[in-house]
Context: one part of a larger RNA
C1' cells in the first nucleotide's frame, strides 16, 4: 500500500462558513483530450521462456523463435467521461402572501423567596443532627408583623413539547437581527455536493484588568465520626458564581451514529397548508415539514438499528491498524499562564 472497516470491539474532527481539489441535471451540435480499433516503430546483447544442435550425458555451449504489456508516430471510431456553443426547468436560488417558535443582541420592568438593616409584640431559648457539639441568644435571640435595600435565579404554565449549526434558549414589555415552514405566480437558468488548507462560534472550569456579592460555596478554620480522618455529616466561609472587556478553546461538547441525494410496508403526535361537510368549532380527505413508537423487509457477532436506518445505492471529507509504554517525551505552533494542537521511539507483554 491493496484491502477491510469507524452506535457499544481500534476509529465520525465539539459546530458551521468555505478556498484549492474531488464530484455534478436534461436536450442538440461540434470537437476529439480521456476511451476503444488498426498499421507503424520501439522496448540492445546477454540472461530468462519454447524449439532444434555439439560435448557419449548433464552442467555448459551454439542456432532459430511467439505471445502479452510499455512508450512513440499515423490512421480512425464517437457510446461515455471531458473540451466549446446553443438551449431546458425537475436540482439550486429569488421573489409575493400567510405563519411559527424558550432562536439571537440591546435597553426597560415585575412577582414570590431568601438575607441584611431599622421599628414593634413578645419570652427563653432557637438551631443542627442517627445522636450530638462548634454556632446564635437575657447587650432581648428563634416566632409574628410593618417598612427599607440588596443581589441572583425566575415556581405553576412544562410536556420525551418548541427554536437554534453546535455549544446553547424559559418571568414580562420594546426595538434590532437572523431562521424555518405552506401556498402560489413570476423571474434567474446547474448558479449544485463536498471540503485539504484558513476562517468564525463554541457549557463549565480557569486567566487578566475594572465592578458586584444575597443566596451557595473548592481552600481553608472549626464540631462531630473515627485506630486514624488531610472525607462522608454539622458550623462558619475566601476565591469562584453575577456584570463589562479581553484570553483560553477544552468536555460522557453523546444520538458515543461525519454532511448531502435517491429508492424501499405501517401507526401515532405536533405545526402549518389546500378541498368537502359543518351544529361556527370540530370532523373527514389529500398534501409537506418537524416529534416519537419499535413493527414488514432488509442489515447486525449479538445488542439492536429500522423512511430521522445502523436497510439498498451513490458523492465527498475526517479516522482505525493488537495491549502497555503515551497522548508520555521531543521539535514546531499557540497561549499572560494553566496548559492546548500536531505527535514517535527504546522496551515490554
Nucleotide at each position: 500500500u491493496u484491502g477491510g472497516g469507524c452506535g457499544u470491539a481500534a476509529a465520525g474532527a465539539g459546530u458551521c462558513u468555505g478556498u484549492a481539489g474531488g464530484u455534478g441535471g436534461u436536450u442538440u451540435g461540434u470537437u476529439a483530450a480521456g476511451u476503444c480499433g488498426u498499421g507503424u516503430u520501439u522496448c540492445a546483447a546477454a540472461g530468462a521462456u519454447c524449439c532444434c544442435g555439439a560435448u557419449u550425458c548433464a552442467a555448459u555451449c551454439g542456432g532459430g523463435g511467439c505471445a502479452a504489456g510499455g512508450g512513440g508516430c499515423a490512421u480512425g471510431a464517437u457510446a461515455c467521461u471531458g473540451g466549446c456553443a446553443a438551449a431546458c426547468u425537475u436540482g439550486a436560488g429569488u421573489u409575493a402572501u400567510a405563519u411559527c417558535g424558550g432562536g439571537g443582541u440591546u435597553a426597560c420592568u415585575g412577582g414570590a423567596a431568601u438575607u441584611u438593616g431599622c421599628a414593634g409584640u413578645g419570652u427563653a431559648g432557637g438551631g443542627g443532627u442517627a445522636a450530638a457539639a462548634u454556632c446564635c441568644g437575657u447587650g432581648g435571640a428563634u416566632a409574628c408583623u410593618g417598612c427599607a435595600a440588596a443581589g441572583a435565579a425566575c415556581a405553576c404554565c412544562a410536556a420525551g413539547c418548541g427554536c437554534a449549526a453546535a455549544g446553547g434558549c424559559g418571568g414580562g414589555u420594546a426595538a434590532c437581527c437572523a431562521g424555518g415552514u405552506a401556498u402560489g405566480u413570476a423571474c434567474u437558468g446547474a448558479c449544485a455536493c463536498u471540503c485539504a488548507g484558513a476562517g468564525a462560534c463554541g457549557a463549565a472550569a480557569g486567566c487578566u484588568a475594572g465592578g458586584g456579592u444575597a443566596g451557595c460555596c473548592a481552600a481553608u478554620c472549626a464540631g462531630a465520626u473515627u485506630a486514624g480522618a488531610g472525607a462522608c455529616c454539622u458550623g462558619a466561609g475566601u476565591a469562584g458564581u453575577c456584570c463589562u472587556a479581553g484570553c483560553c478553546g477544552u468536555a460522557a461538547a453523546c444520538c458515543u451514529u461525519g454532511u448531502c441525494u435517491g429508492u424501499u410496508a405501517a401507526u401515532u403526535c405536533u405545526u402549518c397548508c389546500c378541498c368537502g361537510a359543518u351544529u361556527c368549532u370540530u370532523c373527514g380527505g389529500g398534501a409537506g415539514a418537524g416529534g416519537a413508537u419499535g413493527c414488514a423487509a432488509g442489515c447486525u457477532a449479538a445488542c439492536g438499528c429500522g423512511u430521522u436506518a445502523a436497510a439498498c445505492a451513490g458523492a465527498c471529507c475526517g479516522c482505525c491498524u493488537g495491549g502497555g509504554g503515551a497522548g508520555u517525551a521531543u521539535a514546531g505552533u499557540c497561549g499572560c499562564a494553566a496548559g492546548g494542537c500536531u505527535g514517535a521511539a527504546a522496551c515490554u507483554c
Background: The part of an RNA shown here (small-subunit ribosomal RNA, central domain) has 349 nucleotides and comes from a metagenome. RNAcentral holds the full RNA, with entries from SILVA. It matches the Rfam family "Bacterial small subunit ribosomal RNA". Gene Ontology terms of the family: structural constituent of ribosome and ribosome.